[in-house]
The RNA shown here (Bacterial RNase P class A) has 382 nucleotides and comes from Dictyobacter vulcani. Rfam family: Bacterial RNase P class A. From the family's description: Ribonuclease P (RNase P) is a ubiquitous endoribonuclease, found in archaea, bacteria and eukarya as well as chloroplasts and mitochondria. Rfam links the family to the GO terms tRNA processing, ribonuclease P activity and dimeric ribonuclease P complex. NCBI's taxonomy places the organism under Bacteria, Bacillati, Chloroflexota, Dictyobacteraceae, Dictyobacter. The sequence was found by an Rfam model in a public genome assembly.
RNA sequence: UGAGGAAGACUGGUAAUCGCGGACCAUCUGGUCCGAGGAAAGUCCGAACUCCAUAGAGCAAAGAUGCUGGCUAACGGCCAGUGAGGGUGACCUCAAGGAAAGUGCAACAGAAACAUACCGCCCGGGCUUUUCUGUUCGGGUAAGGGCGAAAUGGUGAGGUAAGAGCUCACCAGCAGCCAGGUGACUGGUUGGCUGGGCAAACCCCAUCUGGAGCAAGACUAAACAGAAGAUUCUGGUCUUUGACCGGGCAGGUUGCUCGCCUGUUCAUCUUCGGGUUGGUCGCUUGAGGCGAUGGGCAACCAUCGUCCUAGAUAGAUGAUUACCGCCUGUGGUGGCGUAAGCGACUGCGGGUACAAAAUUCGGCUUAUGGCUUCCUCAAACC
Numbered sequence: 001u002g003a004g005g006a007a008g009a010c011u012g013g014u015a016a017u018c019g020c021g022g023a024c025c026a027u028c029u030g031g032u033c034c035g036a037g038g039a040a041a042g043u044c045c046g047a048a049c050u051c052c053a054u055a056g057a058g059c060a061a062a063g064a065u066g067c068u069g070g071c072u073a074a075c076g077g078c079c080a081g082u083g084a085g086g087g088u089g090a091c092c093u094c095a096a097g098g099a100a101a102g103u104g105c106a107a108c109a110g111a112a113a114c115a116u117a118c119c120g121c122c123c124g125g126g127c128u129u130u131u132c133u134g135u136u137c138g139g140g141u142a143a144g145g146g147c148g149a150a151a152u153g154g155u156g157a158g159g160u161a162a163g164a165g166c167u168c169a170c171c172a173g174c175a176g177c178c179a180g181g182u183g184a185c186u187g188g189u190u191g192g193c194u195g196g197g198c199a200a201a202c203c204c205c206a207u208c209u210g211g212a213g214c215a216a217g218a219c220u221a222a223a224c225a226g227a228a229g230a231u232u233c234u235g236g237u238c239u240u241u242g243a244c245c246g247g248g249c250a251g252g253u254u255g256c257u258c259g260c261c262u263g264u265u266c267a268u269c270u271u272c273g274g275g276u277u278g279g280u281c282g283c284u285u286g287a288g289g290c291g292a293u294g295g296g297c298a299a300c301c302a303u304c305g306u307c308c309u310a311g312a313u314a315g316a317u318g319a320u321u322a323c324c325g326c327c328u329g330u331g332g333u334g335g336c337g338u339a340a341g342c343g344a345c346u347g348c349g350g351g352u353a354c355a356a357a358a359u360u361c362g363g364c365u366u367a368u369g370g371c372u373u374c375c376u377c378a379a380a381c382c
Stems, first nucleotide, its partner, number of pairs: 001378008010369001012324007020035006037354001041365002044363005049213004056258004062209005067081005082096001083094004097204002102202002104198002118145002120141008153171006172194001174191007217281004226272006233247006248264006288307008325352009335342002
């Protein structure tokens, strides 16, 4: 100097003029304060809150997560670690439980894909041939070749009729034992020599999960138009026009059972149809922000102090002008340095990204502008 990796903070500033929304004070029509993001986006997870609703127990279904330990209100998130994979490296990624419960898949090729012998090699016999050789039968073989993504662990040596973990050495896998670690796991040692892959296939195992959502919901004003159907009922007690308890029936609670609740004719449930699309609240004080101290590798936690920082509702938070900041192109003039190179001033231009609160919060994912710090690799100069 160039190319990369990881992390952090910001997302422009000042002035003037005009214009909006909220709160408070005034009633002069004014004054003070505040007013869209790091992602407000996607609606993917998790909750707070509201209603069903008093909402429990069990079973089933469906779904989610899936190495270990910790953090958190919780999560499919975050932190630290283990293992595996990628990269020269800094680093990054992981859908990371079970294939010995069962079922299933791997086209084609190939002899054969939980199972073998096509070519080949070796031994013996027969026939042929002067011999070489060819052919056939029987037995042995899985080292060589072929096919394939994958073929009874890999490489090498010995051994054998030819071969093979048959034996040995070094590895991989599996099992036992010992040691370290909270644990995932790691190291050592011994042994038998050892038939896979896919569960981001169905499945099994462990853990977890009620539903709907601020258009939730609460209060209030006004307006309208109802129609049809179902609800058989029953027993007991007492203070006897009534009340209470039980049974039956109907409805409610994802499905079923139990339990619970409501109604059983001034009511409830179902179907069809009509009216009201008004106003107020919910609505912003929070698992809140900032700072200090302490604990922890960290995520984060505790204590103390301090602050209140939008609440709109056809939907405010803006427009104009000037200067600056930052980035960048191109000229000029200097400075520093041995050099490679670096910096400063100035003239003329260009640019200033992604984007817009709507109940709130913790995450994840996606879009995007420059700045700073640390680390890795390569080249050049000394």